[in-house]
């Protein structure tokens, strides 16, 4: 030098992921809190402490006031394309302690993505969220085939397959 990989660099799928921030309904006239009768001894918790309770607590009827947190919508803006999710182990850190349950790390294991639909779980919810299973759908790859074209390719179908991929570049300093 030619080439082949490793690398690196910028992409591409799209109702694409995911945060974070105002708004807005829900939550709900709930929870709690006054008041005024009635009950008559425990209430609170998954357990224990502590805490309230005959100055009447819980619970029930009126009357009155009366919210908040998660969760969702649109919109704006940041990061992005294993974006992220979930599942199992572990470690710390949170709440008076333990369980639980949340964050955050760590190692592994699964899913290319969005949709409909069901079962079951969470949720105030029929909203949304997980899980698992079916149904198309759509984006790359391979592999045959047909169409034009002209020997490169587009574009359809039809089978398969996974994102530790795909595509384009770039690769004299690595490596054969």
């Nucleotide at each position: 030098a030619a080439u082949c990989c490793a690398g690196g660099u910028a992409g591409a799928g799209g109702c694409g992921c995911a945060c974070u921030g105002u708004c807005u309904a829900u939550c709900a006239g709930u929870a709690g809190g006054u008041u005024u009768g009635g009950c008559g001894a425990g209430g609170u918790u998954g357990a224990c402490c502590a805490c309230c309770g005959a100055u009447g607590a819980c619970c029930c009827a009126a009357a009155u006031u009366g919210a908040a947190a998660g969760g969702a919508g649109c919109c704006c803006g940041u990061g992005c394309c294993g974006a992220a999710g979930u599942c199992u182990a572990u470690a710390a850190a949170g709440c008076g302690u333990c369980a639980u349950c949340u964050u955050u790390g760590u190692a592994g294991g699964c899913u290319g993505g969005g949709g409909u639909c069901g079962u079951u779980u969470u949720u105030a919810a029929u909203a949304g969220g997980a899980a698992c299973g079916a149904c198309a759908c759509u984006g790359c790859c391979a592999u045959a085939g047909u169409c034009a074209a002209c020997a490169u390719u587009c574009a359809c179908u039809a089978u398969g397959g996974a994102g530790c991929g795909c595509u384009a570049c770039u690769g004299u300093u690595g490596g054969g």
This is a predicted structure of a 176-nucleotide RNA (Lysine riboswitch aptamer) from Vibrio stylophorae. The coordinates come from a structure-prediction model, not an experiment, and the mean pLDDT is 78. Of the family's consensus pairs, 100% are formed in the model. The organism belongs to Vibrio, within Bacteria. The RNAcentral record of the sequence draws on ENA.